[in-house]
RNA sequence: CGGGGUAUAGCGAAGUUGGCUAUCGCGCCUGGUUUGGGACCAGGAGAUCGUCGGUUCAAAUCCGACUACCCCGA
Numbered sequence: 001c002g003g004g005g006u007a008u009a010g011c012g013a014a015g016u017u018g019g020c021u022a023u024c025g026c027g028c029c030u031g032g033u034u035u036g037g038g039a040c041c042a043g044g045a046g047a048u049c050g051u052c053g054g055u056u057c058a059a060a061u062c063c064g065a066c067u068a069c070c071c072c073g074a
Base pairs, nucleotide, nucleotide: 001073002072003071004070005069006068007067010026011025012024013023019057028044029043030042031041032040050066051065052064053063054062
């Protein structure tokens, strides 16, 4: 320098034939249960989907550029 891949809650993932208010597990908070803890039960908070633009009535999803990391080639 060229090509490819990945980027979604604190962590790990799902969701890409575009369509309600983005789903699940672990973790976190509150309450119940318990002498207490753990386990269990109920409820809750937390991501404007890497950044900036474009297309569209509508974008995590399609298109472009850029950023970070990984792989391959030179």